[in-house]
RNA sequence: AACACGAAACGGCAUACUUGCUGAAAAGCAAGGACGCAAAACCACAGAUCUAAGGAUUGGAAAGACGAUCUAUGAUGGCUGGGUUACCGAA
Numbered sequence: 001a002a003c004a005c006g007a008a009a010c011g012g013c014a015u016a017c018u019u020g021c022u023g024a025a026a027a028g029c030a031a032g033g034a035c036g037c038a039a040a041a042c043c044a045c046a047g048a049u050c051u052a053a054g055g056a057u058u059g060g061a062a063a064g065a066c067g068a069u070c071u072a073u074g075a076u077g078g079c080u081g082g083g084u085u086a087c088c089g090a091a
Stems, first nucleotide, its partner, number of pairs: 005089002012037002017032006035078001041084003045081003048076003054071006
């Protein structure tokens, strides 16, 4: 020095919830707030999960109101795996 590892230190991120905005929704963004996190930094490639606007099928005499089932091109990196990068330095 590097890899592994994770005591200490300097710090970092920000769950739930509240408010506002965007969105059909899931959810995201901003402010507040901290449950936790050694990659809780970045990336939707694989799996998994969430949503169903649109599409398909269907109930409704028909149309309609109102539904139901399936479906991701949407979302989740703080679900797992994987890829990339990074602060510190005890055992």
c-di-GMP-I riboswitch aptamer from Planomicrobium sp. CPCC 101110, 91 nucleotides, folded computationally. Lineage of the source: Bacteria > Bacillati > Bacillota > Bacilli > Planomicrobium. It matches the Rfam family "c-di-GMP-I riboswitch aptamer". Rfam links the family to the GO term cyclic-di-GMP binding. The sequence was found by an Rfam model in a public genome assembly.